[in-house]
Context: one part of a larger RNA
RNA sequence: GGCGUAUGGGGAAUGCCUAGGCUCUCAGAGGCGAAGAAGGACGCGACAAGCUGCGAAAAGCUGCGGGGAUUGGCACAUACAAGUUGAUCCGCAGGUAUCCGAAUGGGGCAACCCACUGUGUUGAAGACACAGUAUCCGAUAAGGAGGCGAACCCGGAGAACUGAAACAUCUAAGUACCCGGAGGAAGAGAAAAUAACAAUGAUUCCGCAAGUAGUGGCGAGCGAACGCGGAAGAGCCCAAACCAGUGCUGUCACGGCAGCGCUGGGGUUGUAGGACCACGUUGUGGGACCAGAGAUUGAAGCAUAACAUCCUGGGAAGGAUGACCAUAGGGGGUGAUAGUCCCGUGUGCGUAAGCUCUUUGGCCCUAGUGGUAUCCUGAGUAGGGCGGGACCGGAGAAAUCCCGCCUGAAUCCACCGGCACCAUCCGGUAAGGCUAAAUACUCCUGAGAGACCGAUAGUGAACCAGUACCGUGAGGGAAAGGUGAAAAGUACCCUGAAUAAGGGGGUGAAAUAGACCCUGAAACCAUACGCCU
Numbered sequence: 001g002g003c004g005u006a007u008g009g010g011g012a013a014u015g016c017c018u019a020g021g022c023u024c025u026c027a028g029a030g031g032c033g034a035a036g037a038a039g040g041a042c043g044c045g046a047c048a049a050g051c052u053g054c055g056a057a058a059a060g061c062u063g064c065g066g067g068g069a070u071u072g073g074c075a076c077a078u079a080c081a082a083g084u085u086g087a088u089c090c091g092c093a094g095g096u097a098u099c100c101g102a103a104u105g106g107g108g109c110a111a112c113c114c115a116c117u118g119u120g121u122u123g124a125a126g127a128c129a130c131a132g133u134a135u136c137c138g139a140u141a142a143g144g145a146g147g148c149g150a151a152c153c154c155g156g157a158g159a160a161c162u163g164a165a166a167c168a169u170c171u172a173a174g175u176a177c178c179c180g181g182a183g184g185a186a187g188a189g190a191a192a193a194u195a196a197c198a199a200u201g202a203u204u205c206c207g208c209a210a211g212u213a214g215u216g217g218c219g220a221g222c223g224a225a226c227g228c229g230g231a232a233g234a235g236c237c238c239a240a241a242c243c244a245g246u247g248c249u250g251u252c253a254c255g256g257c258a259g260c261g262c263u264g265g266g267g268u269u270g271u272a273g274g275a276c277c278a279c280g281u282u283g284u285g286g287g288a289c290c291a292g293a294g295a296u297u298g299a300a301g302c303a304u305a306a307c308a309u310c311c312u313g314g315g316a317a318g319g320a321u322g323a324c325c326a327u328a329g330g331g332g333g334u335g336a337u338a339g340u341c342c343c344g345u346g347u348g349c350g351u352a353a354g355c356u357c358u359u360u361g362g363c364c365c366u367a368g369u370g371g372u373a374u375c376c377u378g379a380g381u382a383g384g385g386c387g388g389g390a391c392c393g394g395a396g397a398a399a400u401c402c403c404g405c406c407u408g409a410a411u412c413c414a415c416c417g418g419c420a421c422c423a424u425c426c427g428g429u430a431a432g433g434c435u436a437a438a439u440a441c442u443c444c445u446g447a448g449a450g451a452c453c454g455a456u457a458g459u460g461a462a463c464c465a466g467u468a469c470c471g472u473g474a475g476g477g478a479a480a481g482g483u484g485a486a487a488a489g490u491a492c493c494c495u496g497a498a499u500a501a502g503g504g505g506g507u508g509a510a511a512u513a514g515a516c517c518c519u520g521a522a523a524c525c526a527u528a529c530g531c532c533u
Base pairs, nucleotide, nucleotide: 001532002531003530004529005528006527007526008525009524015518016482017481020453021452022450023449024448025447026446027445028444029442030441031148032147039100040099041098042055043054044053046078050074051073061094062093063092064091065090066089070082071081072080105114106113107112115133116132117131118130119129120128121127135145136144137143152183153181154180155179156178163170167217193200194199204231205230206229207228208227214222215221235434236433237432238378242265243264244263245262246261247260248259249258250257251256270412272377273376274375275374276371277370278369279368285365286364287363289362290361291360292359293358294357295356297354301349302348303347304346307322308321309320310319311318323340324339325329331343332342333341383407384406385405386404387403388402389401390400393419414429415428416427417426418425469476470475489517492504493503494502495501
């Protein structure tokens, strides 16, 4: 020096565990905010740095309800207190709620500075206390808006990488990003529809139709509808004609007449309907609106079955023997694995606000028949030209829908559509509006599930994490879990300079479980022994 064995050190893998995550299901909730939010700053404790809670009434105040013995949060020590005259705790409803922040009296380098008006403390000045004082919409009113919030939704605006094996039409994609707006959903929606000689009957969503018909440098790609099967199901209101009232204007022979505006009645459709005229009807049905009553449900919560002995062990829930309950053998805990030890579970009970349903009342809506002379039925609209866009459709033979500019009808003997256009036929009635459900989503609450993870995994974050730290900034962004059943966390002695460290001793089942604490692999280091050189 090498190899081997053994014992240690070192190191943290591995195993086991889970306080945290991930993905879903079913319910709920789907908003908060000038009555000052979200988010913060600064404070509040006997001692109080941090977290949590709270706000100068400050780990809290009041009322009602629950509950029944301990309590003063995490946080385990000391001190001092509170509580069966019912505390702590839980639920509901209130009170308080500094300063900043939309921040709103003015300013400002957020959590700060400085005002004005009124009232009060005063006789005055000053000071202090309380209240008010932003902008926009609206009428100088009442009232409203503003800001924040995870996704879902509607609208405006709108890329590129990429693909086409290059690239320009095309694609990616009306995606990402930005802006505006709304709701618990949004949007759409009651045929100027779809069809085809037969019919259907608002919208939305799902399955098929179908990767079909089409479109496409006919490349890459893009990609319907009819119809069928389901989910859900709901239909309505104006404008106008006509009538009445009222205001203004014009005219006037002061009797009126006409025009315009507003209000009320009326009326709402394609088998055309309505006005108008004649006849008939005051009852039926409905409501998505308001109020009362009742019922169900509903917060904290209450009651609740059934096991003993022996063995092993530090410890029984394990093993053995013999029982019991079960509308409860879900789950968790307890010194190892418990239906019968504890909490619970199943079941039953309980109730404030609220939800839902029923019922009553109010309010609102709700018919017909005949006649057809006249009147009404949405105009700078439909359509056209030019230029764009949306549709499966890239301008094409290109219908349909939307927008800009220029034009510009008809009025029920009417008009639109049925993929250029024309005719016949068929379907419908545009140019006003509302509308639940079936559908989308989950920042959040409750209950539950997992051939999901188990600390280099699973959220970035199991732990005081969006922290420490980095960056001028936008922003980037960690590491870090485990003593033991119970602190029983080592009294006392010794070595030592020692509050270091260690040796005895004590606790414990175990201390090679001693806080650098479960297990404790390998690298690497050391010691002892053996063999070889």
The part of an RNA shown here (large-subunit ribosomal RNA, domain I) has 533 nucleotides and comes from Pontibacter silvestris. The organism belongs to Pontibacter, within Bacteria. RNAcentral holds the full RNA, with entries from ENA. It matches the Rfam family "Bacterial large subunit ribosomal RNA". Gene Ontology terms of the family: structural constituent of ribosome and ribosome.